The part of an RNA shown here (large-subunit ribosomal RNA, domain I) has 543 nucleotides and comes from a Clostridiales bacterium. The source organism's lineage runs through Bacteria, Bacillati, Bacillota, Clostridia and Eubacteriales. Model confidence (mean pLDDT): 85 of 100. The RNAcentral record of the full RNA draws on ENA.
[in-house]
Context: one part of a larger RNA
RNA sequence: AGCGCAAGGGGAAUGCCUUGGCACUGAGAGCCGAAGAAGGACGCGGCAAACUGCGAAAAGCUAUGGGGAGCCGUAAGCAGGCAUUGAUCCAUAGAUGUCCGAAUGGAGCAAUCCGGCUGGAGUCAUGUCCAGCCACCGUGAAGUGAAUUCAUAGCUUCACGGGGGGAACCGCCUGAACUGAAACAUCUAAGUAGGGCGAGGAAGAGAAAUCAAUUGAGAUUCCGCCAGUAGUGGCGAGCGAACGCGGAAGAGGCCAAACCGGGGGUAGCAAUAUCUCCGGGGUUAGGACGGCGUAAGGUACGUCGAGGGAUAGCAGAAUGGCAUGGGAAGGCCAACGAGACAGUGUGAAAGUCACGUAUGCGAAAUUCCGAGACGGCCGGCCGGAUCCAGAGUACCGCCGGACACGUGAAACCCGGUGGGAAGAUGGGGGGACCACCCUCCAAGCCUAAAUACUACUCAGUGACCGAUAGUGCACAGUACUGUGAAGGAAAGGUGAAAAGGACCCCGGGAGGGGAGUGAAAUAGAACCUGAAACCUUGUGCUU
Repeated sequence: AGCGCAAGGGGAAUGCCUUGGCACUGAGAGCCGAAGAAGGACGCGGCAAACUGCGAAAAGCUAUGGGGAGCCGUAAGCAGGCAUUGAUCCAUAGAUGUCCGAAUGGAGCAAUCCGGCUGGAGUCAUGUCCAGCCACCGUGAAGUGAAUUCAUAGCUUCACGGGGGGAACCGCCUGAACUGAAACAUCUAAGUAGGGCGAGGAAGAGAAAUCAAUUGAGAUUCCGCCAGUAGUGGCGAGCGAACGCGGAAGAGGCCAAACCGGGGGUAGCAAUAUCUCCGGGGUUAGGACGGCGUAAGGUACGUCGAGGGAUAGCAGAAUGGCAUGGGAAGGCCAACGAGACAGUGUGAAAGUCACGUAUGCGAAAUUCCGAGACGGCCGGCCGGAUCCAGAGUACCGCCGGACACGUGAAACCCGGUGGGAAGAUGGGGGGACCACCCUCCAAGCCUAAAUACUACUCAGUGACCGAUAGUGCACAGUACUGUGAAGGAAAGGUGAAAAGGACCCCGGGAGGGGAGUGAAAUAGAACCUGAAACCUUGUGCUU
């Protein structure tokens, strides 16, 4: 020096574990905000850096309900307190709630600076302090009121509303490309991604100018079929219905107008004309109008409301012995409960030890659903002379869009542009168009439920992960990086219990040797297990 063996160091793999994640199920809940949100800054503790909680009334104040012996958060210690006259704690309601932030008196480099008005405190006075108000936009009302006579614009004041935030879901506007077509241009991807605006707990849609087909159906939405059919398509790639059927849910209403009554403005001497407002009437098995009748019934409105749910909780069965062991829940022996043998914990493996579980019960307060009651409202038949029944609308030309439908024979629907009706003896539709027939009544509005989603709360599930996995995070959007938008980690485990090693010795200390604790200290905090690389010591063999 090499090889082998043993022991140690080093290192963190592996095993076991789980405080954390992931996916989903069933319920609940589903908006917050000028009464100042979401999110922050700065403070608040006897000692207080961080987190948590709270706001100068500051780890808290008040009331009500629950609860019943300890309590003063994580978090020990010292000091000092509170509590059966019921504390701490839990729930509901309230009070307080600095400064920034839509941020709103003005400004600003957010958490700061500087004001005005009114009232109050204080001072000899000023400075100072406290409370309230003072942004902008829209709508309405009142007042005032130019050029310009009436008027209008404008101005002033008051009231009400708006503003910002929210994981996904929703509506509208806008709107790609990669890609596919085995290239590529129509086409596709896709009305997707992205951008903007807006709403709500859902949104949107919705009560036939709908379908159907000679029988009829009867708002909308969602699901299963119809059907990868009919179609559409450089008839390529692809795209892709409807009728009808079965289910979930179920609900229909209100105006405009005719007509009646009333108020106001303008013109006019007046009659009247015209404009406008209010009330009644009325709404498509049309109505007004005229006649007869006036209740069975309906109701989404208002008030009450049996009952149920949410937000604290309460009760809740049954085991002993022996041995092993540090420890019994495992073993042996003998019992018991079970509407409870789900689960977790307890010094190893517990139906009967603890918390729970089955089951039964519970709300002063707030809130949700809600049968029903009362009120309000609605609600009938007959007639047909006259009147009414949504206009720059329907429709047409041209150009686009959207319809499964790419201009096609291309209807229906929407927009731009140019034209532009009828008046119920009327008008729309039935896939060019015409006739017949059938069907419906546009150009006004509202409308629960069945449906979508899950930031949030509760309960539960897993041939999901188990610390290089599972979220980026076993708490972190932290440390750190970047001018910034933004990017973005690593890091778990003593032990059953700190019993966390008094005391002695070496040492400046770090550290170690004894002693002691413990089942174990090669469990000693650089702490479970502790592989390999690598390092060392001892030893055997070889050289």